[in-house]
Molecule: RNase P RNA; transfer RNA
Organism: Nitrospira sp.
RNA sequence: GGAGAGGAUCGGGUGAUCGCUCGUGACAGCACGAGAGGAAAGUCCGGACUUCGAGGGCAGAGCGCUGGAUAACGCCCAGGCGGAGCGAUCCGACACCGGCACCACAGAGAACAGACCGCCGAUGGCCAACGCGACGUGGAUCCCAAUCAAGUCGCAGCGGAUCAGGCAAGGGUGAAACGGCGGGGUAAGAGCCCACCGCGGGGAUGGUGACAUCACCGGCACGGUAAGCGUCGCUCGAUGCAAGACCAAAUAGGAAGACGACGGCACAUUCGAUGGACUGUGCCACCGGCUGGCCCGGCCGAGGUCUUCGGGUAGGUCGCUUGAGGUCCGGGGCAACUCGGAUCCCAGAGAAAUGAUCACUGCCGUCGGGGAGCACUUAACCUCGGCAGGACAGAAUCCGGCUUAUAGGUCCUCUCUCCCG
RNA sequence: GGGGCUGUAGUGAAAUCGAGAUCACGCUACCUUUGCAAGGUAGAGUUUGGAGUUUGAGCCUCCACAGCUCCACCA
Numbered sequence: 001g002g003a004g005a006g007g008a009u010c011g012g013g014u015g016a017u018c019g020c021u022c023g024u025g026a027c028a029g030c031a032c033g034a035g036a037g038g039a040a041a042g043u044c045c046g047g048a049c050u051u052c053g054a055g056g057g058c059a060g061a062g063c064g065c066u067g068g069a070u071a072a073c074g075c076c077c078a079g080g081c082g083g084a085g086c087g088a089u090c091c092g093a094c095a096c097c098g099g100c101a102c103c104a105c106a107g108a109g110a111a112c113a114g115a116c117c118g119c120c121g122a123u124g125g126c127c128a129a130c131g132c133g134a135c136g137u138g139g140a141u142c143c144c145a146a147u148c149a150a151g152u153c154g155c156a157g158c159g160g161a162u163c164a165g166g167c168a169a170g171g172g173u174g175a176a177a178c179g180g181c182g183g184g185g186u187a188a189g190a191g192c193c194c195a196c197c198g199c200g201g202g203g204a205u206g207g208u209g210a211c212a213u214c215a216c217c218g219g220c221a222c223g224g225u226a227a228g229c230g231u232c233g234c235u236c237g238a239u240g241c242a243a244g245a246c247c248a249a250a251u252a253g254g255a256a257g258a259c260g261a262c263g264g265c266a267c268a269u270u271c272g273a274u275g276g277a278c279u280g281u282g283c284c285a286c287c288g289g290c291u292g293g294c295c296c297g298g299c300c301g302a303g304g305u306c307u308u309c310g311g312g313u314a315g316g317u318c319g320c321u322u323g324a325g326g327u328c329c330g331g332g333g334c335a336a337c338u339c340g341g342a343u344c345c346c347a348g349a350g351a352a353a354u355g356a357u358c359a360c361u362g363c364c365g366u367c368g369g370g371g372a373g374c375a376c377u378u379a380a381c382c383u384c385g386g387c388a389g390g391a392c393a394g395a396a397u398c399c400g401g402c403u404u405a406u407a408g409g410u411c412c413u414c415u416c417u418c419c420c421g
Numbered sequence: 422g423g424g425g426c427u428g429u430a431g432u433g434a435a436a437u438c439g440a441g442a443u444c445a446c447g448c449u450a451c452c453u454u455u456g457c458a459a460g461g462u463a464g465a466g467u468u469u470g471g472a473g474u475u476u477g478a479g480c481c482u483c484c485a486c487a488g489c490u491c492c493a494c495c496a
Stems, first nucleotide, its partner, number of pairs: 001417010012361007020035006037392001041403002044401005049240001051238002055296004060236005065079004080094001081092004095231002099229002101225003116171002118167003123164003126160002131155005179197002182194003198220001199218003203214004244318004254309006263284006270277002287301005311495003325344008363390002365387007422492007431446004440476001448464005469485005
């Protein structure tokens, strides 16, 4: 110099004039003070606060390595494990596959798998070169003996595009092929055997723990998917400031509908093809509404409860901004965070204020001129002048996070690489 | 301000348990006709955008975007 990684921070400034909102000052048109953000956003989590709810169970929702931190959390910090990167670092919904379900196409075979090409053919057959042994019609002029061509039988058997069969090493398919790789072994092969690695099991050591390391044993049985159903553990009541409290005003305290005491079980008779139906008896119990979705339970119920329509008002006060608050200093902790002290008050409107114009100026961009070490060119640098702009966005009960958007800068730490000394 | 729901060709819809993205009308070109309509043949055109899980996503999960809808008090 180049390429990156992590973090912090700014997001213009000053002045004048005209306005807006709130507060204070007895304040009639004055004065003074304050007046958006890092995300005020998305409303994705967690709380505070509010009202409702006797209680229990089920269902439902969320989370999911370990330890910590916190009001709480799905956030954060530290660590473990896995993955990516040469590295600084980054990413991870990171519990469980016992049960059910699914695994398309391709492929021989896709879940207690399979044999297409291929390898072998040890073993048992089949064919069978060469060979050995036995028997032997017949022939060598006749008989006997010996020997012998052909032939028959038996033994053995090189070898085979071989059959039965063996194998899963290699090829090929796929996201995935029932451990990987090397050696031995074998007819060929194979955890068949061995070493290493992986996996499983119990053990020792270290660590709070997740886990790591070590030696031993087993000899591969145990595919993937739970952001599929599910299982295990932990957590969670509903409601959202249009919550809610008080005051005032007005109207038709109106209309319609639903429910407002009938059901279950057992036995018997009758009917019926079964399911079932009628009637009778006995026992239990009851209907409606509210109670978060269901059940149990609880409460209320005769002018009751619920739903829909209709009518009226859209005024004021509180909630409302002093808070898990900010800044500085000191202590604890690796850190998130926490403890103590000092100090400060920092928007509170209610359809919604926080604005507009002008001047000077800072930074970035662009155009032109000039300058700089021996010369020239380009870039960069310094300087002068002109020009046009400047992101995302905007409080609405309030906090802690996350996520998303963001022109252009500034600073710190670290990594890799190249060059020069 | 606070809740809830939905996004599939130009329009309206389907897609079961995650595996070929489909149907109707419309559009384009050609044939037919003197020309138009109708008819026939062929074709183009899509899961709101991005990321993740998975062998594989319209479907499952997350983030963003767009649209729709509900919510005041009194008796």